[in-house]
Molecule: transfer RNA
Organism: Candidatus Andersenbacteria bacterium RIFCSPHIGHO2_02_FULL_46_16
RNA sequence: GCCGAUGUAGCUCAGUGGUAGAGCAAUGCUUUCGUAAAGCAGAGACAUGGGUUCGAUUCCCGUCUUCGGCUCCA
Numbered sequence: 001g002c003c004g005a006u007g008u009a010g011c012u013c014a015g016u017g018g019u020a021g022a023g024c025a026a027u028g029c030u031u032u033c034g035u036a037a038a039g040c041a042g043a044g045a046c047a048u049g050g051g052u053u054c055g056a057u058u059c060c061c062g063u064c065u066u067c068g069g070c071u072c073c074a
Base pairs, nucleotide, nucleotide: 001070002069003068004067005066007064010024011023012022013021018054027041028040029039030038047063048062049061050060051059
């Protein structure tokens, strides 16, 4: 330099045009003499800039992050 993949909650992963979900973690409450366990509740995220569309996490283009493969030069 070229090609491909990846990016969603604190972590691990779903979701692939029409209200963004789960598990674990954290917080609060209940329970207990107290702690743990258990139960309940609320909060918390689409890498970034454009485009298409009535509507974009999803489709298209650029940029960035991380990973893999190939190749050239010094």